c-di-GMP-I riboswitch aptamer from uncultured Psychromonas sp., 89 nucleotides, folded computationally. It was read from a public genome assembly, where an Rfam model found it. Model confidence (mean pLDDT): 85 of 100.
Order: sequence, then C1' cells, then structure tokens
RNA sequence: GCUAGAAAAAGGCAAGAUAAGGGAAACUUUAUCACGCAAAACCACCGGCCUGUCGACUGUUUAAUGUCUAUGGUAGCGGAGUUGCCGAG
Repeated sequence: GCUAGAAAAAGGCAAGAUAAGGGAAACUUUAUCACGCAAAACCACCGGCCUGUCGACUGUUUAAUGUCUAUGGUAGCGGAGUUGCCGAG
C1' cells in the first nucleotide's frame, strides 16, 4: 500500500424511551439505559424524505381553512467528496 472484517483486544458511536433545555415545526442539545453500527466519523454538493416560519395564492369581515413554497432539517435513506482505530491475510 492492497483485500476482506471470520476470530481477538482496546476503546468509540447511539435508534428508541424518560427527564431537562432550544425551536413555529421538522428536528436538535445534555443526562441515564441501550435497538443497532467497522465508518452509525465529517460534509447538505446531487437525488430522496420530513417540516412549513416568512411569503404567495385561495377564501374573507381585517378572519378561519386549504394549496404552494426552504432560506429550516435529516449523514442511522442512497450517491459524490474528505478523514480514520484494531488486529488478520
């Protein structure tokens, strides 16, 4: 450096639940437990998905409702990019 993650060791991450905080929401942060994960590390560039504040339209009584909308999210949905532990061959 390449290949694969069968065994071993050291450690790591954390779905979901509960509690508290942030947020309009989606979602997120912290604590405890742990569904799982060898990139479940980083990154919203591409596709997907979630939300729908502002705004636009609808409607109207100045409204309610409904539709559209990302500048908000999701990396534990896939792809691209970046970095990386352990031993084995």